[in-house]
RNA sequence: ACACAAAAAAUGCCGAAUCCAUACGGUACGGAGGAACCAAUUUGGGGGUGAAUCCUGCUUGCCAGGUAGGGAUUUCCUUGCCCGAACCCGUCAGCUAACUCCGGAGGCAACAAGGAAAGGAGAC
Numbered sequence: 001a002c003a004c005a006a007a008a009a010a011u012g013c014c015g016a017a018u019c020c021a022u023a024c025g026g027u028a029c030g031g032a033g034g035a036a037c038c039a040a041u042u043u044g045g046g047g048g049u050g051a052a053u054c055c056u057g058c059u060u061g062c063c064a065g066g067u068a069g070g071g072a073u074u075u076c077c078u079u080g081c082c083c084g085a086a087c088c089c090g091u092c093a094g095c096u097a098a099c100u101c102c103g104g105a106g107g108c109a110a111c112a113a114g115g116a117a118a119g120g121a122g123a124c
Stems, first nucleotide, its partner, number of pairs: 011109004019026002029103005038094001045092001046089004054066004058061001069083003074117006
């Protein structure tokens, strides 16, 4: 000097998961259970969170391909890129007023572009 890698801060993204307080706690936001009425069909068990469901193939592999669905930009359209998991309850739960219970984490990025609208701010 060049290249690569790591850490911190700022900015931004997925997500309900931010903020206050700090001795305990609380909170934006999010989830579950739970009447009547209505609805529903249970061992081939059933159910919940979540975008993450289903299908095909063969060499049956933590394999390959596709797909419902999801992500970015305030929204829409077109094109391209990416994800399409994991976990939990334990034979049991439809909806559900009153009521009851719980979460309020973690991870990541420098690569989206074009067109049409909407709204806001600043300057003169």
Source information: This is a predicted structure of a 124-nucleotide RNA (c-di-AMP riboswitch aptamer (ydaO/yuaA leader)) from Desulforamulus hydrothermalis Lam5 = DSM 18033. The model forms 95% of the base pairs in the Rfam consensus. Model confidence (mean pLDDT): 78 of 100. NCBI's taxonomy places the organism under Bacteria, Bacillati, Bacillota, Peptococcaceae, Desulforamulus hydrothermalis. RNAcentral records the identical sequence in 2 taxa.